The prediction has a mean pLDDT of 84. Predicted 3D model of a 73-nucleotide RNA (transfer RNA) from a Candidatus Woesearchaeota archaeon. Rfam family: tRNA. Its family is annotated with triplet codon-amino acid adaptor activity in the Gene Ontology. Rfam's curators write: Transfer RNA (tRNA) molecules are approximately 80 nucleotides in length. The family's RNA type in Rfam is transfer RNA. On this family, see Lowe and Eddy, Nucleic Acids Res 1997: "tRNAscan-SE: a program for improved detection of transfer RNA genes in genomic sequence". The RNAcentral record of the sequence draws on ENA.
RNA sequence: GGGCUCGUGGUCUAACGGCUAUGACGCUUCCUUCGCAGGGAAGAGACUGCGGGUUCAAAUCCCGCCGAGUCCA
Numbered sequence: 001g002g003g004c005u006c007g008u009g010g011u012c013u014a015a016c017g018g019c020u021a022u023g024a025c026g027c028u029u030c031c032u033u034c035g036c037a038g039g040g041a042a043g044a045g046a047c048u049g050c051g052g053g054u055u056c057a058a059a060u061c062c063c064g065c066c067g068a069g070u071c072c073a
Stems, first nucleotide, its partner, number of pairs: 001072007010025003018056001027043006049065005
């Protein structure tokens, strides 16, 4: 330098072009306990790497860039 795959809460992850973007772990508060652990209930937290385009509508399709992995040189 070229090909391929990927980028979504703190971490991991789901999402046929159409419901306020899903779930787990973690975090916060409350209940339970003398206290902890465990269990139960509620809550906060990502507008989807960045910039454009297509579309009535984009996390999803297209282009460029950035980053990560991998293969080739």